[in-house]
């Protein structure tokens, strides 16, 4: 984009196309092919004649006349009618696409191998007879269809004879043209065959021939779908020869003879299909298609077969057979919509049983006409294209309503209400076409004719309209009666709320949807198309995604393991010729239509009609001769010989050597030996290993030994020796393109494995012991058996790899290395230049997705083969070859995913590697882990035991203080606009507030009773409180919606930016390397160069000085302090080291020496880390309650476990006695002295002090002195009893102290775990904060006393950098294989079993051509007759449909089991 479409929804109107893709399924009913009386007879009608009968009226002499009218009968007559007969036509025209892979169709040709009715043209001709059959009567079978038999008769029916210009056959001749046949042309002889009438007398017709047009037949080149998992087909089969037979040519057919013919350029088979012009689609090439329209084939219920014709194997003829329907009296008949409409059926789906022959055409006809479902119209379907409408213009208060909302407002939206128009469609009323005119006939002219006959031109006039009272125009009417349907995450143009909550649902791909969903539902708005919109299905396109144009094959999928070679593809130099390709003119064809260009009709358009254009092909002719071919006839560079030469694990065979291993056999000798991580099986006192000596076997070749060397690949390794293949180097001389690939074929091919038969020293699958392990069908040890080895023969794989087919030429170098020339030089090997072949590395240009590759290309190029087309099913399965097997070659589909794979980046991993760091290990101290208790956590428990906080980084954590309070929990018991905030509207003066008393556990709730304030214009306003509206609370939920603030990683050394520059990009470079540091810190290299955050330093505290100030410090005052500011240190000096540098090492000086100790300070970031309960917050839940207030309870429970911590467990101690040094705090609701009282908490007192002044205050370890004697103790102090004391409204649950009495476990703590490197650890007391009081043993501080020890960096844990590997990237806690168990689905085998399709034996054999005939019949001609001739029929035979039987191929549904697979 296209669509003969369907399907969901939705519809106004024309015009123009279009409409059973399925069941070539069956088919009621109508209609589609007739037609001519100017061939013919019969027969009917009408008319008219003439007879004969009848006879109505009339008239009458009554005898009769008339004679309508009827019947009969003859003759004519009729644009009458129509069965027969006969003549054209029924072979066109109208469907369909079953069949068909074909000369079927398309294109060009050829028939010198053919017919051709009606039509044209021209040329001779129609003379004279004859028998007959329908029709019709007449009998007569039958239900019927339908015949029999008799008898009559006509023709343009149908037979003879004459004629024969011209034909045909037979014979033989001549020219001329073609060359396998033959044609034409001249003449000859002999023989054959013709006709037809009809008339209006103009004519229509008849017969031969001969030509023309038309139509057709038959041949040929060339195209023209898939399967090779279909590789060999073929007996009339190929050929000839003679016959038959056709309209012709032919194995079309027969009879012999001959053994051919077709195939890898695709034969046969099997699938599948009408082909074509054309349409769709694409830039094109191409690809799909083959409906309408036209060209051509085919079929007509299936199968088969002829007849008739000018033509048929015959749609609406005919036989036979068979299915099938219908009618039957059962005997035996009919039929055949795939013509038009229409039924039913099938389906997703395809229409009226209309009108009419006015028009085009057709067929009879002299004509007028007849007949036509062809055709012309109409009618149904948005089924397609094309065009119209559904209203135009104005209109802001930006209205209502809706829908968001940041509550400001924004949008829907000039939309709409309102104003003014307009009138297409719709309706209603008028008016009205074009399609039709060369009809017949008549007029009048002309022409031919004696001709006023007549025919023929030309003018005129003349009948006919289904559609349809349509189209089309004019008036009226009224904006009124006419808009939907996707979709709106991205692709892809359109955003928000609301519900929903991995539900429900969406989805074309990627993918939405777990409580804020622009993706589901709805809404609102918006996008897009519009009488349509959307899905669905097909098919091109984009897909360069099969690549001819226009692809690839080292690592993506793709080089055969390898080489010899058939066929075929390609093939050096120059020279002549030829003209097949090739190129160039010219003719012919390339049917219309379409397509496309100009103009042109319908109001436009679609649509129609005219012109012209192309039709990229074919044929045929001319011309050209470069390339390509083909011929000839040279070349010599490609290829190939001969000669010389050395290289080599090149192959084959015999033969030969020495070292090892084992193993016999003898000798020394004796307990182990072996083996491993470290053991054990195992071997050994029957004598082992170990050694020495002899011998036996068998493999195998150590050193040399090399990105040396051969070889096509597989592969070749002691040495000799025959045989033999390639290569390679040097010099000539020949050969004359012999040449490169190489489909199929052949051969070769490592190990392994098979066969048969040897051999078998050592190793060594299976296996068997031993170990290791959770388990070892395993690594490891001990044995050990095919096998490894010979021969023969098989197999035919492999990471057969350089994952790189083979040949040639071209295309910078550099540096090894093998052979083997030349040069230079030598006494010589060298070494050095320089060729030619191999064999590596390392680079230029180019290439190339990166890696890389780079004269041994993966580079420019050419030739030739082989392979490739997402993954997984699958190198599977089925079939076929191959093999003993083993299996190997070849090579699929169902289903199934959204992807799989390369190369390279980053990071992250790694029981990788190589550096360097940390109280990481190590050295050391001292603890935890046992005990008791204190906190705190899980667990439990409970009305409740309120929530957080969970490895490090959660557990003495939030909480720097839970008896009420706190307080979120639970129990009860109260109040509702609330305990608290803030506006708006009323109301209020005995108002606000206060408040004895009473009930109550309180909160409440009644309530005497007291009772106001500001400002004021004297109304009144405020403020209160009173109802009420709006709203207020909420420690309820979401830390995974957030802010902010902490933790960690981590004071670790890192993290990034600009420009540059390198890369197709990711990304690198700077940030690496080489030293140094605590450090990305410095220095030096260096495509980097600079900067940022981070490191350091700047800040504070402290060590040494100095200025400077002095409350305080009994007095006094340098110092000490205090408390302000400076100074001092920078690796500055010396030596050494280093690279002359950064720096380090060592020194000196100095109170301090290399960041002098300490502390604030946390870089990009990480962990959805922690917190809605500190605080803010968005969104949800709640609103007589999840909010509020009160009283008691709970947060303090206990079988248990777990963290952090105290106090011990004692003599470096525990008790008494006395005695000496801090420092940093605190203090007015406050710290409290001195004194007195109490054994003591403490009391009484109150002095000082808002504090360098007063108070806290006593500091402890320490020193000194005594005691205790190793004990569960004079350790240890838990429990627990009584007494007491403090604080608070209140210590029962549940407070700390005191003082007496009580005296538990514990005796140094398993695995295992943590702190610390110096004024640090350990020990020792001191303060403070929060707070009434304290459950502090805990948190931060102060300061005394004060060690050990670090050799190192292997290992443990954690960090930098680096570098390699990866299949990991939510990143190793990751990613992933298999089995088995379940469930779905699709397939392979499968005993078999039902189907289809195909082709062959054999038997039957219809109907009809053919042949045959001996029975029957028998008008036409012969014959005097008898007859015969010639015909029918019956019979027989050759084919022969369908049927029957037998075996077989293909193919396809089912099948118990059963094997894989996908997928959850």
């Nucleotide at each position: 984009g296209a669509u003969g479409a369907a399907c969901g929804c939705u519809g106004g109107c024309g015009g123009c196309g279009u409409g059973c893709c399925u069941a070539a399924c069956a088919c009621a009913u109508g209609c589609a092919a007739g037609u001519c009386g100017a061939a013919c007879g019969a027969a009917g009608c009408g008319c008219c004649u003439u007879g004969a009968g009848a006879g109505a009226u009339u008239c009458u002499u009554c005898g009769g006349a008339u004679g309508a009218u009827c019947u009969u009968a003859u003759g004519g007559u009729g644009a009458c009618u129509g069965a027969g007969u006969g003549g054209c036509g029924g072979a066109c025209g109208g469907g369909u696409g079953a069949g068909u892979a074909a000369c079927g169709c398309g294109u060009g040709g050829g028939u010198a191998a053919c017919c051709u009715g009606c039509c044209c043209u021209g040329u001779a001709c129609a003379g004279g007879g004859g028998g007959a059959c329908a029709a019709c009567a007449g009998c007569u079978a039958g239900a019927g269809a339908u015949g029999g038999c008799u008898g009559c008769u006509a023709a343009u029916a149908c037979c003879g004879c004459a004629u024969a210009a011209g034909c045909g056959c037979a014979c033989a001749g001549g020219a001329a043209g073609a060359c396998a046949u033959c044609u034409u042309c001249c003449a000859g002889u002999g023989u054959g065959a013709a006709a037809a009438a009809c008339u209006c007398c103009g004519g229509u017709g008849g017969u031969a021939c001969a030509g023309g047009a038309u139509g057709g037949g038959c041949c040929c080149g060339c195209g023209u779908c898939u399967g090779a998992u279909u590789a060999g087909c073929u007996u009339g089969u190929u050929g000839g020869c003679g016959g038959g037979g056709u309209a012709a040519c032919a194995g079309c057919c027969c009879a012999c003879c001959a053994a051919g013919g077709c195939g890898a350029c695709g034969a046969u088979c099997a699938g599948u299909a009408g082909c074509c012009g054309g349409u769709c689609u694409g830039a094109g090439a191409g690809g799909a298609u083959g409906a309408a329209c036209g060209g051509c084939c085919a079929c007509a219920c299936u199968g088969g077969a002829a007849c008739u014709g000018a033509g048929a194997c015959a749609c609406g003829g005919u036989c036979c057979a068979g299915a099938c329907u219908c009618c039957u009296a059962c005997g035996g008949g009919a039929g055949g919509c795939a013509g038009c409409a229409g039924u039913g059926g099938g389906g997703a789906a395809u229409u009226u049983u209309g009108c009419g022959c006015a028009a085009u055409g057709g067929g009879c006809g002299a004509a007028a006409g007849c007949c036509u479902g062809a055709c012309g119209c109409a009618g149904c379907g948005a089924c397609g294209c094309c065009g119209c409408g559904u209203g135009g213009g104005u209109g802001a208060u930006g209205a209502a309503g809706g829908c968001c909302u940041u509550c400001g407002g924004g949008u829907u939206g000039u939309a709409a209400a309102g104003c003014c128009c307009u009138g297409u469609g719709g309706g209603g009323a008028g008016g009205g076409a074009a399609g039709a005119a060369u009809a017949a006939g008549u007029u009048a002219c002309g022409g031919c004719g004696a001709a006023c006959a007549g025919u023929c031109g030309u003018a005129g006039c003349g009948a006919u309209g289904a559609c349809g009272g349509u189209a089309c125009c004019u008036c009226c009417u009224u904006a009124g009666c006419a808009a939907g349907c996707a979709c709106c995450g991205g692709c892809u143009a359109a955003c928000u709320c609301u519900g929903u909550g991995c539900c429900a649902g969406c989805a074309g791909c990627c993918g939405c949807g777990g409580u804020a969903a622009g993706a589901c539902a709805g809404a609102g708005g918006g996008u897009g198309c519009a009488a349509a919109c959307g899905u669905u299905g097909u098919u091109c396109g984009g897909a360069a995604u099969u690549a001819c144009u226009g692809g690839g094959c080292g690592u993506a999928a793709a080089g055969c393991g390898c080489g010899u070679g058939u066929a075929g593809g390609c093939g050096g130099c120059g020279g002549c010729g030829c003209a097949a390709g090739u190129c160039g003119g010219g003719u012919g064809u390339g049917a219309a239509a379409u397509c496309c260009c100009u103009g042109g009709g319908c109001u436009c358009a679609a649509c129609c009609g005219a012109g012209g254009a192309a039709g990229u092909g074919c044929a045929c002719u001319c011309g050209a001769a470069a390339c390509u071919g083909c011929g000839u006839g040279g070349c010599u560079u490609g290829a190939g010989u001969u000669c010389c030469g050395g290289a080599g694990a090149g192959g084959a065979u015999g033969g030969u050597g020495g070292a090892a291993u084992u193993c016999u056999c003898g000798g020394u000798g004796u307990a182990g030996a072996g083996g491993u991580g470290a053991a054990a099986u195992u071997c050994g006192u029957a004598g082992a290993u170990a050694u020495c000596g002899a011998g036996a076997g068998g493999a195998a070749c150590a050193c040399c030994g090399g990105u040396g060397g051969c070889g096509a690949a597989g592969g070749c390794g002691g040495c000799c020796a025959u045989c033999u293949g390639g290569a390679c180097g040097g010099a000539a001389a020949c050969u004359g393109a012999c040449g490169c690939u190489g489909a199929g074929a052949c051969g070769c091919g490592a190990a392994a494995g098979c066969g048969u038969g040897g051999g078998u020293a050592g190793c060594a699958a299976a296996c068997a012991g031993g170990a290791u392990u959770a388990g070892a069908u395993a690594c490891c040890c001990u044995g050990g058996u095919a096998g490894u080895c010979c021969a023969c023969g098989c197999c035919g794989u492999a990471a057969a790899c350089g994952a790189u087919g083979g040949g040639u030429g071209c295309u910078a170098g550099g540096u090894g290395u093998c052979g083997u020339g030349g040069g230079c030089a030598u006494u010589g090997a060298c070494c050095c230049c320089u060729g030619c072949g191999g064999u590596g590395c390392c680079g230029a240009a180019g290439c190339a997705g990166a890696c890389g590759c780079a004269u041994u290309a993966a580079g420019c190029a050419c030739c030739c083969c082989g392979c490739c087309u997402g993954g997984g099913g699958a190198g599977u399965a089925c079939g076929g070859c191959c093999g003993c097997a083993a299996g190997g070659c070849u090579a699929a589909a169902a289903c199934u995913c959204a992807a799989a794979g390369g190369a390279a980046u980053u990071g992250a991993c790694g029981g990788g590697g190589g550096c360097c760091c940390g109280c990481a290990c190590a050295a050391g101290c001292g603890g935890u882990g046992g005990a008791g208790c204190a906190u705190g956590u899980g667990g439990u428990u409970u009305a409740a035991u309120u929530c957080g906080a969970u490895g490090c980084a959660a557990c003495g954590c939030g909480a720097a203080g839970a008896a009420c309070c706190u307080u979120a929990c639970c129990u009860g018991g109260g109040a509702u606009g609330g305990a608290c905030a803030u506006g708006g509207a009323g109301g209020u003066g005995g108002u606000a507030g206060g408040g004895a008393g009473c009930c109550g556990a309180a909160a409440g709730g009644c309530g005497a009773c007291c009772g106001a304030c500001u400002c004021u214009u004297c109304g009144g306003a405020g403020a209160g409180c009173c109802u009420u509206c709006a709203c207020a609370g909420g420690u309820g939920c979401u830390g995974c919606a957030u802010g902010g603030c902490u933790g960690u990683c981590g004071u670790c050394a890192g993290c990034u930016c600009g420009u540059g520059c390198c890369g197709u990009g990711a990304g690198g470079u700077g940030u690496c390397g080489g030293g140094u540091u605590a450090a990305g810190u410095c220095c030096c290299g260096u495509a980097a160069c600079g900067a940022g955050c981070g490191c350091a330093a700047c800040c504070c505290c402290u060590g040494c000085c100095c200025u400077u100030a002095g409350u305080u410090a009994c007095a006094a005052g340098u110092g000490u302090c205090u408390a302000a500011g400076g100074g001092g240190a920078c690796u500055g000096c010396c030596g050494g080291c280093g690279a002359c540098a950064a720096g380090c090492c060592g020194g000196a000086g100095g109170a301090a020496g290399g960041u002098g100790g300490g502390g604030a300070u946390g870089a990009c970031g990480u962990c959805a880390a922690g917190u809605c309960a500190g605080c803010a917050u968005g969104g949800c839940c709640u609103u007589u309650a999840u909010a509020u207030c009160c009283a008691g309870g709970g947060c303090u429970a206990c079988a248990c476990a777990c963290a952090c911590g105290c106090u011990a467990c004692a003599a470096u101690g525990g008790g008494c006695g006395g005695u000496a040094c801090a420092a940093c705090g605190g203090g007015c609701a406050g710290c409290g002295a001195a004194g007195c009282c109490g054994u003591g908490a403490g009391g009484c007192g109150g002095a000082g002090c808002g504090a360098a002044u007063c108070c806290u205050g006593a500091a402890a370890a320490g020193c000194c002195g005594u005691u205790c004697c190793c004990a569960g103790u004079u350790c240890g102090g838990a429990u627990u009893g009584c007494a007491g004391g403090c604080u608070g409204c209140a210590a029962c649950c549940c407070g700390c102290c005191u003082g007496c009495a009580u005296g538990a476990a514990g005796u140094u703590g398993g695995a295992g775990u943590u702190g610390c490197u110096a004024g640090u650890a350990a020990c020792c007391g001191c303060g403070c904060g929060u707070c009434a009081g304290c459950c502090a043993u805990a948190g931060u501080g102060c300061g005394g006393u004060g060690a050990a020890u670090a050799c190192g960096u292997u290992c443990c844990c954690g960090g930098g950098g680096u570098u390699u590997g990866u299949a990991c990237a939510c990143a190793c806690c990751g990613c992933c294989c298999g089995u088995c168990a379940c469930g779905u689905c699709a397939u392979g085998g499968g005993a078999g079993u039902c189907g289809g399709c195909c082709a062959c034996g054999c038997c039957u054999g219809a109907a009809g051509c053919c042949g045959g005939u001996a029975g029957c019949c028998u008008a036409a001609c012969c014959g005097g007759a008898a007859g015969g001739g010639g015909g029918g029929c019956g019979c027989c035979g050759u084919c022969g449909a369908a049927g029957g039987u037998a075996g077989g191929g293909c193919u396809g549904g089912c099948g118990a089991c059963u094997g894989g697979g996908a997928c959850g």
Predicted 3D model of a 1464-nucleotide RNA (small-subunit ribosomal RNA) from an uncultured bacterium. The coordinates come from a structure-prediction model, not an experiment, and the mean pLDDT is 84. The sequence is in RNAcentral, with records from ENA.